A computed fold for a 74-nucleotide RNA from uncultured Aureispira sp., annotated as transfer RNA.
The source organism's lineage runs through Bacteria, Pseudomonadati, Saprospiria, Saprospiraceae and Aureispira.
It matches the Rfam family "tRNA".
The coordinates come from a structure-prediction model, not an experiment, and the mean pLDDT is 81.
């Protein structure tokens, strides 16, 4: 330099052929329980879906570019 893949919550990951309020586990906060903790149970908070555009009635999803990471070729 060329090609391929990936980027979603603090972390690990879902989200079907483009369509319901973007969810789960873990972590975290509060409550409950306990002599005090842990575990369990209940509830809550937490998201610019990497960034910028485009297509569409509608984009996490499709298209283009940029950035970062991983892999392959030279």
């Nucleotide at each position: 330099g060329c090609c391929c893949g990936c980027a979603u919550a603090g972390c690990u990951c879902a989200a079907c052929u483009g369509g319901a309020u973007a969810g789960a586990g873990u972590g975290u906060u509060g409550g409950u329980u306990u002599c005090c903790g842990a575990a369990g149970c209940c509830a809550g908070a937490g998201g610019u879906u990497a960034c910028a555009g485009g297509u569409u009635c509608g984009a996490u999803u499709c298209c283009u570019g940029u950035u970062g990471c991983g892999g392959g070729c030279a």